[in-house]
RNA sequence: AGCCGGACAGGCGGCUGCGCCUCACGGCGAGGAAAGUCCGGACUCCGAAGGGCAGGAUGCUGGGUAACGCCCAGGCGUGGUGACACGCGGACAGUGCCACAGAAAACAGACCGCUCCGCCGAUGAGGCGGGGUAAGGGUGCAACGGUGGUGUAAGAGACCACCAGCGUCCCGGGUGACCGGGAUGGCUCGGUAAACCCCAUCCGGAGCAAGGCCAAGCAGGGGCAGGGUGGCCCGCCCGUCACGCCCCAGGUGGGCCGCUCGAGGCGCCGGGUAACCGGCGCCCCAGAGAGAUGGUCGCCACCCGGUGCCCGGGUAACCGGCCCGGGAACAGAAUCCGGCUUAUCGGCCGGCUCCU
RNA sequence: CGGGGCGUAGCGCAGCCUGGUAGCGCACCACAAUGGGGUUGUGGGGGUCGGAGGUUCAAAUCCUCUCGCCCCGA
Numbered sequence: 001a002g003c004c005g006g007a008c009a010g011g012c013g014g015c016u017g018c019g020c021c022u023c024a025c026g027g028c029g030a031g032g033a034a035a036g037u038c039c040g041g042a043c044u045c046c047g048a049a050g051g052g053c054a055g056g057a058u059g060c061u062g063g064g065u066a067a068c069g070c071c072c073a074g075g076c077g078u079g080g081u082g083a084c085a086c087g088c089g090g091a092c093a094g095u096g097c098c099a100c101a102g103a104a105a106a107c108a109g110a111c112c113g114c115u116c117c118g119c120c121g122a123u124g125a126g127g128c129g130g131g132g133u134a135a136g137g138g139u140g141c142a143a144c145g146g147u148g149g150u151g152u153a154a155g156a157g158a159c160c161a162c163c164a165g166c167g168u169c170c171c172g173g174g175u176g177a178c179c180g181g182g183a184u185g186g187c188u189c190g191g192u193a194a195a196c197c198c199c200a201u202c203c204g205g206a207g208c209a210a211g212g213c214c215a216a217g218c219a220g221g222g223g224c225a226g227g228g229u230g231g232c233c234c235g236c237c238c239g240u241c242a243c244g245c246c247c248c249a250g251g252u253g254g255g256c257c258g259c260u261c262g263a264g265g266c267g268c269c270g271g272g273u274a275a276c277c278g279g280c281g282c283c284c285c286a287g288a289g290a291g292a293u294g295g296u297c298g299c300c301a302c303c304c305g306g307u308g309c310c311c312g313g314g315u316a317a318c319c320g321g322c323c324c325g326g327g328a329a330c331a332g333a334a335u336c337c338g339g340c341u342u343a344u345c346g347g348c349c350g351g352c353u354c355c356u
Numbered sequence: 357c358g359g360g361g362c363g364u365a366g367c368g369c370a371g372c373c374u375g376g377u378a379g380c381g382c383a384c385c386a387c388a389a390u391g392g393g394g395u396u397g398u399g400g401g402g403g404u405c406g407g408a409g410g411u412u413c414a415a416a417u418c419c420u421c422u423c424g425c426c427c428c429g430a
Stems, first nucleotide, its partner, number of pairs: 001353006008346001010300007018029004031330001035341002038339005043207004055203005060074005075088005089198002094196002096192003111137002113133008145163006164188001166185008211257004220248005226243001227241005264283008302327005308322001310321004357429007366382004376413001384400005406422005
């Protein structure tokens, strides 16, 4: 000068105020993100034989987990001197698209140029017509391998050598992604899947205002492939009940449960590279319902500024102390949990890299 | 607390699904017609597509994050 990771989120005391539990004494009382609601679960209700279609999500490999789009380890590619960071199925299954420019934008094509032939002209300069070519110029985000040589009228994988890359096969290593080596083939095959799509895996829907109980209050109406019941029995059909469901209208918006002990925290030991898992011991850590967790004062600690200059160090610039003034973030539980993302004053700890 | 939708010119909206030119109406400006105004006609100006990042040659449009507003549910 940088890279990566972890932990913290002022402390103590006085006065005063609030919520929950308890008969009382007394005890407990916001966060790393409680946030965004972007994923995944638990739980509850509804639906459901199983499977498929449609739709959605994910996407290198292996592992972790209740599960995940998360985490850990590894592989490959890109960037960086480096610590390290970022990205990730398939474009030889098919379809679509690639504006403008440009000759041509995908089983290519010829504007300038190069070159051959014929004609006009005078044999030159130049022009016209026909053909060859893709090395050079030009256009573009992107132009159908690169360098050198042979070859040719000029050229070209047309041919040759080396290199890069692709396909197929074989050997070795690895659980695997993949890596190393060898043989061979045609000489080279554009980009886009956060376009349709293909392949593999996963997914029923709704959400604690879920859902259940009690009390109070009101006005009923309509519908239904189910159920009960009547028409002697069975089926159709008809009627009925309102058991169940839906819609409209009306009433209430009070209380209780769900509700906070949990994939819980801390410590030690063991397994594993790690994420994580197992065992033992200890601990209980917010539960409101317009929504508590606040306010104020003092001291100490932290950061910034000073044209204060009493003190110390230094030749000095300056540094430290003292004094004065200011600052101290983002934010704030509402069913709970695991992640991701975003916001965040300030300092602390650990590991590593480069330069001198 | 939970669920859904919308941000494009001064205002109201289309375009987004299927990516290449941002358009319509009212409003505004100029001119003509009128003695003047309104109406009408002709012409014109004005847009960080809420903000940031990404995918792509290229983003209002596709993806992610974020900000603001609106609606619904006991």